The RNA shown here (small-subunit ribosomal RNA) has 1472 nucleotides and comes from a Thermoplasmata archaeon. Lineage of the source: Archaea > Methanobacteriati > Thermoplasmatota > Thermoplasmata. Model confidence (mean pLDDT): 81 of 100.

[in-house]
RNA sequence: ACUCCGGUUGAUCCUGCCGGAGGCCACUGCUAUUGGGGUUCGACUAAGCCAUGCGAGUCGAGAGGGUUCGGCCCUCGGCGGACUGCUCAGUAACACGUGGAUAACCUACCCUUAGGUGGGGGAUAACCUCGGGAAACUGAGGAUAAUACCCCAUAGGUCUAGGAUGCUGGAAUGCACCUAGACUGAAAGCUCCGGCGCCUGAGGAUGGGUCUGCGGCCUAUCAGGUUGUAGUCAGGGUAACGACCUGACUAGCCUACGACGGGUACGGGCCCUGAGAGGGGGAGCCCGGAGAUGGACUCUGAGACAUGAGUCCAGGCCCUACGGGGCGCAGCAGGCGCGAAAACUUCACAAUGCGCGAAAGCGUGAUGAGGGAACCCCAAGUGCUGGCUCGAAAGAGUCAGCUGUUUCUCUGCCUAAAAAGCAGAGAGAGUAAGGGCUGGGUAAGACGGGUGCCAGCCGCCGCGGUAAUACCUGCAGCCCGAGUGGUGGCUGCUAUUAUUGGGCCUAAAACGUCCGUAGCCGGCCUAGUAAAUGCCUGGGUAAAUCGUGAGGCUUAACCUCACGAAUCCUGGGUAGACUGCUAGGCUUGAGACCGGGCGAGGCUGGAGGUACUCCAGGGGUAGGGGUGAAAUCCUGUAAUCCCUGGAGGACGACCAGUGGCGAAGGCGUCCAGCCAGAACGGGUCUGACGGUGAGGGACGAAGCCCUGGGGCGCAAACGGGAUUAGAUACCCCGGUAGUCCAGGGUGUAAACGCUGCUCGCUUGAUGUUAGGUAGGCUUCGAGCCUACCUAGUGUCGGAGAGAAGUCGUUAAGCGAGCUGCCUGGGGAGUACGGCCGCAAGGCUGAAACUUAAAGGAAUUGGCGGGGGAGCACAGCAACGGGAGGAGCGUGCGGUUCAAUUGGAUUCAACGCCGGAAACCUCACCGGGGGAGACUGCCGUAUGUGGGCCAGGCUGAAGACCUUGCCCGAACAAUAGGCAGAGAGGUGGUGCAUGGCCGCCGUCAGUUCGUACCGUAGGGCGUUCUGUUAAGUCAGACAACGAACGAGACCUCCAUCCCUAGUUGCUACUUGUCUCUCCGGAGGCAAGGCACACUAGGGAGACCGCUGGCGAUAAGCCAGAGGAAGGAGGGGGCAACGGUAGGUCAGUAUGCCCCGAAUCCCCCGGGCUACACGCGCGCUACAAAGGCUGGGACAAUGGGCUCCGACCCCGAAAGGGGAAGGCAAUCCCGAAACCCAGCCGUAGUUCGGAUCGAGGGCUGCAACUCGCCCUCGUGAAGGUGGAUUCCGUAGUAAUCGCGGGUCAACAUCCCGCGGUGAAUGUGCCCCUGCUCCUUGCACACACCGCCCGUCAAGCCAUGCGAGUUAGGUCUAAGUGAGGGUGCAGUUCUUGCUGCACUCGAACUUAGGCUUAGCGAGCGGGGCUAAGUCGUAACAAGGUAUCCGUAGGGGAACCUGCGGAUGGAUCACCUCCU
Repeated sequence: ACUCCGGUUGAUCCUGCCGGAGGCCACUGCUAUUGGGGUUCGACUAAGCCAUGCGAGUCGAGAGGGUUCGGCCCUCGGCGGACUGCUCAGUAACACGUGGAUAACCUACCCUUAGGUGGGGGAUAACCUCGGGAAACUGAGGAUAAUACCCCAUAGGUCUAGGAUGCUGGAAUGCACCUAGACUGAAAGCUCCGGCGCCUGAGGAUGGGUCUGCGGCCUAUCAGGUUGUAGUCAGGGUAACGACCUGACUAGCCUACGACGGGUACGGGCCCUGAGAGGGGGAGCCCGGAGAUGGACUCUGAGACAUGAGUCCAGGCCCUACGGGGCGCAGCAGGCGCGAAAACUUCACAAUGCGCGAAAGCGUGAUGAGGGAACCCCAAGUGCUGGCUCGAAAGAGUCAGCUGUUUCUCUGCCUAAAAAGCAGAGAGAGUAAGGGCUGGGUAAGACGGGUGCCAGCCGCCGCGGUAAUACCUGCAGCCCGAGUGGUGGCUGCUAUUAUUGGGCCUAAAACGUCCGUAGCCGGCCUAGUAAAUGCCUGGGUAAAUCGUGAGGCUUAACCUCACGAAUCCUGGGUAGACUGCUAGGCUUGAGACCGGGCGAGGCUGGAGGUACUCCAGGGGUAGGGGUGAAAUCCUGUAAUCCCUGGAGGACGACCAGUGGCGAAGGCGUCCAGCCAGAACGGGUCUGACGGUGAGGGACGAAGCCCUGGGGCGCAAACGGGAUUAGAUACCCCGGUAGUCCAGGGUGUAAACGCUGCUCGCUUGAUGUUAGGUAGGCUUCGAGCCUACCUAGUGUCGGAGAGAAGUCGUUAAGCGAGCUGCCUGGGGAGUACGGCCGCAAGGCUGAAACUUAAAGGAAUUGGCGGGGGAGCACAGCAACGGGAGGAGCGUGCGGUUCAAUUGGAUUCAACGCCGGAAACCUCACCGGGGGAGACUGCCGUAUGUGGGCCAGGCUGAAGACCUUGCCCGAACAAUAGGCAGAGAGGUGGUGCAUGGCCGCCGUCAGUUCGUACCGUAGGGCGUUCUGUUAAGUCAGACAACGAACGAGACCUCCAUCCCUAGUUGCUACUUGUCUCUCCGGAGGCAAGGCACACUAGGGAGACCGCUGGCGAUAAGCCAGAGGAAGGAGGGGGCAACGGUAGGUCAGUAUGCCCCGAAUCCCCCGGGCUACACGCGCGCUACAAAGGCUGGGACAAUGGGCUCCGACCCCGAAAGGGGAAGGCAAUCCCGAAACCCAGCCGUAGUUCGGAUCGAGGGCUGCAACUCGCCCUCGUGAAGGUGGAUUCCGUAGUAAUCGCGGGUCAACAUCCCGCGGUGAAUGUGCCCCUGCUCCUUGCACACACCGCCCGUCAAGCCAUGCGAGUUAGGUCUAAGUGAGGGUGCAGUUCUUGCUGCACUCGAACUUAGGCUUAGCGAGCGGGGCUAAGUCGUAACAAGGUAUCCGUAGGGGAACCUGCGGAUGGAUCACCUCCU
């Protein structure tokens, strides 16, 4: 110090990555008031190129000369130009850092100290004279001085040899001393008289040279490197050691603790980030190094191999009189170029410092200042108060006042000069706010407008397809604020590289197994030591930076001072437990040995067995074989089948077992030989001999390869037959490699327990194998049983662990040691390189690019050509009747049309929208006409507007036109124009909605509370057993209860009772009327309420009773009784939800649109079309029928522009009258059926379509386009393919009736009654539904998901004949220049020549390497809707996958061996 958040899913947990929020750096968009401070500003790319100016001079007190007399100029001379300043190319190195060494060294100026400064000589520049040259520059002659140069002397120094002693030191090769010799060999003056200089020795200081321990990058797809290389001797060279160089000799030296090679890179103090450990950086300031266009070399000097010195080569540039010369900004400014990227050709030496000088001083692009820059840090401001107006508020505008930081003006101080600052005076709110964001993460809009998968946004998730909180814009809001956003980089977040601090059964990850080298780790005891470790202490670790505390600028930033920390290095002391080392010992680890057992352990040889195939013989006859079914195939030359004999190769049934053995792969008849092993037991020997194991080695299924054999069966490839849309497959018939043996090679597998090896520790239960101990039994056998111990091998399970599944003394628990491996998915186990292999291929093993996920475990659903159980006439079976064929009705599609309005489309659209449309309806088409509430403006008394006769136009019409007449207006109207705004819309959106409805569902489910289980999603309850129509009930159970559904409830029907009796009923009683065949019948009325009926209330049915089954339950079966029996029958109601199901055209309604037309009205047409296809019906095809005549019995309902009795007319439809009825009162009212007759199996006396004629009804109107009646006509049709629908009883079938719609029209719909069956009493096969379970890569949920080829586009990449350019190495040639030696030479420290040697640069050749281009070839990735198939996910329809081999458009298929990461059923075994 410790923080998360978004993104994989329907949801969950985990793994894992991607993204967001922090800090820092560079560039950049928009914006910008001021001051201070700072180690900021061409580092990143071009160590690219540079015009111009400046950047190193100084000394007259060293000397000569000139002179304009200025200590001005020139020259000789001295010191300094090796510092400062710039840059980071090279460099992986003693370059740097740090600590040492120098007994292997140097050091000008400076300091200290000792001594000295004698004598002599010859030149030369400036100058003068004369030349050459364009210039740069240069030649000849003459003169001269010195602190310039030379000689002699002395001091001194160096070397050699010898000596003995002393000193320092860890150690003399050092120092000192003596003797001898050789070599060499100092000095300079000036003066202002103070001094400043000069020479020698020694010492110091400072600065360097060299050597060395340790430290700090990547790469092994760089594993071997090296010939001056490693060493020795001698010599040369240097300030100095040294193979630094030379000669000779030896053959070494470095390397897995990474040599050599390649890539990258100046190193450090430090800087950024981080809690830290780390990670990243190192341009700026400081220290060190290196470089100065690329290279080489050299002089001078104390110091350079120097670059604001020289020479040369290369490349570049400039001047030129073409002869020849000159230049090097990685100094300060500045320019070009490069780029995303970086300032003024300023001022001053006043300060600090440096050089020179005795000093004054001079010089200084070092430095100090200013200018520019949104470089960084710090600080301040952009106002305050009140009134008025607008406003809900926030706030905006305006007016007045206040203040005066800042701003502006003036003066003074400060400054080298300014600026800034400070002090004073005046004016004046004036001069000063933006950037980003507002879907989530993430703070702030469910605001308006625009757009409509477009334009666009987006770090990630994701927005946008007409109601966008996500785009653009306005308003509003949020964050930060002179800044705020973007892009790129680093770090943090990230315990996603894990030392601190991760993992590897299934997520990525244990080498196939063992042996073993290096390495790492290591039992018990004793002694020593002190390497390591701990503690104490000294020194170092520059300054700056950092921390703390003070102080100075108004504060702060900043600056100054003091102290401190950390790290590491080094010296000294101390401790002795642990580690190490040394020595000694021990036995428990390990090994050896002994004993009796054990085993499919290995190798070799032999023996035997069944089956199979073939051959021969015999018997025997028509088939055999094969499959889902077939065929190919075999068979009359005799198969298959039976018997006998023979041959051959392969194999090893039963025993056989989650039994055994082996390191793994693997191992199975018997016998023998050889080899090996673990366990048990013993405790004889060794004495830590051990563990693991990078490299390395050995073994290593199947397949495959090579050589030689062998070949019965099986069987890749291949041939044929099937299947299929196809079938390069699955199935079948054949069949070659191969499978077998011997000898080699390959070295891989799902080589798996997906679990590395070794050791220790940590509750248990129960099998089994081997050995042992004890006991018991014994048919005595190496027999049986029991208990215990050790070792192995299984199952269950505790703690604990784990994301979970699970593991659990055989750990995936708790610890120790060692090894291997992992770090998102894809690209890819690919490419390139290397090694191995005969090949196939194996081992090692990337990147570009692409992507937001890929994945593990578990959960809930859904699904399965998975399993189990149950259920259903919109399932089957059994039965009955239909549809599908015909004609017609009706709806739909299609087509047609001016229009044939629109909707509904599997079940769940299609006689549906109550939708039977003549007009209307009406939404469509053609034509005509009408209409704007309200507001503003304009126009109008020279008439805006309205009405109307006639004519025209028109289908018609003062709608319009012509001609005229009438009415009449002021804030105008039924008014005109313009602009808004409305009414209305069956215009759009049912995917914006409400409401209603259909379907899942004639289902039996759906949930909740509490508790419990699980990290969670979730589970449990709701499961199981039995049962039910039912999650109905009972029993069991970590559940106990409850709710919505089911049931109960409500209603109708069926039985009975009670109450009531009009308009109902009328048995019975009475009265009256009519008829009479006198028996009686009928009507009416009054009683009456028995029956029926009506409509109120009750009873009744509950498995209650008996028997059986069941568990004694729930319940089921049978029976009794009963009107009704197990829900008595029918209906109503009917869960949580789902289906973006249907309806904007019933109404309602958001938004959009039209608005004088998409509004409103009228006329006509259309919705009625017609080659066709489909649905639902009606009528039929006939005799259980048709026709004619006669006869009978309902219920539900309806009725006032209505039902209409009854009477009359008509053949009928119908017409004319008309009582009663607003209704238990009146009216409408059956048919099938029964009786009798005819028809006689025929396209008919069936069937009635179609057409003709006549008539009727409704209505304004029946032409398009109504219905009815009569006559005539008389079509198809003789029971209907595949397929399909409905129905389990008052049902199907059949018969009519009523109502709805309605002026009229019903084959439709909704109801009603009449007649009235057959079959089943089951099942889960088909179709589905429910529950449990299982698999899943599905969740838009199988109409799911998803693989590969091919086609198209884009991108990056591998190979590639070659080609271009660069780097580097080697060799050769040319060779600037350097060194050495020799020789020559006109004066000579010079020049020339020769030999040897080093050698830049260039050329050539070759090797390695990097990059660009490259015809073509190869795969890869990505890209809404291309092609072919269907490989995978469910048993994915042939289980899948791995290795290998062959084949194929493709996914793939097949063979051999292996795995379970396979579903399902059965069996065996084991466990509980």